[in-house]
Molecule: transfer RNA
Organism: Tissierellia bacterium
RNA sequence: GGUCAAUUAACUCAGUUGGUAGAGUAUCACCUUCACAUGGUGGGAGUCAUAGGUUCGAGUCCUAUAUUGACCA
Numbered sequence: 001g002g003u004c005a006a007u008u009a010a011c012u013c014a015g016u017u018g019g020u021a022g023a024g025u026a027u028c029a030c031c032u033u034c035a036c037a038u039g040g041u042g043g044g045a046g047u048c049a050u051a052g053g054u055u056c057g058a059g060u061c062c063u064a065u066a067u068u069g070a071c072c073a
Stems, first nucleotide, its partner, number of pairs: 001072007010025004019056001027043005049065005
């Protein structure tokens, strides 16, 4: 220098043919206990990496950029 892949909650990851953004872990509150742990119930937490485009409508499609990784040279 070239090709490809990934980027979504604090962390690990889903998200189907473009149509209301989710799970587990963690965290907070409450219940349970003399107390702790375990268990149960509920809550909060998101500019879907950034910018632009297409569309009635974009996490999803297109382009550029950034970061990380793999391969080729």